Formats: sequence, structure tokens, C1' cells
RNA sequence: UAAGAAAAAGGCAAACUGCCCGAAAGGGUAGGGCGCAAAGCUAUGGGUCUAAAUCCUUGGGCGAUUUGAGGCAAGGACAUGACUGCCAGGCUGCCGUAA
Repeated sequence: UAAGAAAAAGGCAAACUGCCCGAAAGGGUAGGGCGCAAAGCUAUGGGUCUAAAUCCUUGGGCGAUUUGAGGCAAGGACAUGACUGCCAGGCUGCCGUAA
């Protein structure tokens, strides 16, 4: 440096379940074990998920005789939220094998 066929020492831990955090997506922890040679770290590019807040539309209605602020309900848009066990990039690393 390359690939992970065989081996060893170990490592991580999907679904699901309990508790906790969160509006949600999701996260933490304990159990669990489908899988994983970077399933170690990193949201940098793409992708995916969510939509509390914000914005838009509509609605009914309080009020008011032009109109309709704010709040409420429904629908839509949106990342500032999340995912590295979706793909790529960056950083680091165990074991033996080959050169």
C1' cells in the first nucleotide's frame, strides 16, 4: 500500500421491550441480537424523515354596519431539527494475509 479467503483476540448492535428526553422525526440508557471489517468519528455534498415555530390559504366565529387585528381549527409550504446501520467525501483504527 492492497484486498478481507481462512484464523484468533476482541468490538459494535437491527427489529422488538422497559424507563427517560423531544412537538415530531429522532436520541439516551438497560435488556435483546438481525446483521456489520470501519455498523469507529464527522451532517461536508447528495438523499431520506419530521414540521413545534414561521409563512400562505380556507373556515367558522367574537367584535363591528365599509371591515375583520389577535386567537382557534383544517390544509399547504418550509430546516433552523434529525438520520453516518442510505450513497459519497474527510479523519482515525484491530487482526492476520499478500506485495
Molecule: c-di-GMP-I-GGC riboswitch aptamer
Organism: Clostridiales bacterium